[in-house]
């Protein structure tokens, strides 16, 4: 330099263009002499900027960061 891929709660991982879920973690409560386990409830997210669409995490353009291949 060229080509390909990835970016989603604190972490990991889903989501045919139609309410963004799940697990772990965290907080609170119950249980316990304490801790752990277990149970209930709650908090929290789509990398930035534009476009298409009635509707975008998803499609298009562009930027950023990371990974892989070729030279």
């Nucleotide at each position: 330099a060229g080509g390909g891929g990835a970016a989603u709660c604190g972490u990991g991982u889903a989501a045919u263009g139609g309410c963004a879920g799940c697990a772990c973690a965290a907080a609170u409560g119950a249980u316990u002499c304490u801790g752990g386990u277990u149970c209930a409830u709650u908090u929290a997210g789509u990398u930035g900027g534009g476009g298409u669409u009635c509707g975008a995490g998803u499609c298009c353009c562009u930027a950023u960061u990371c990974c892989c291949c070729u030279g």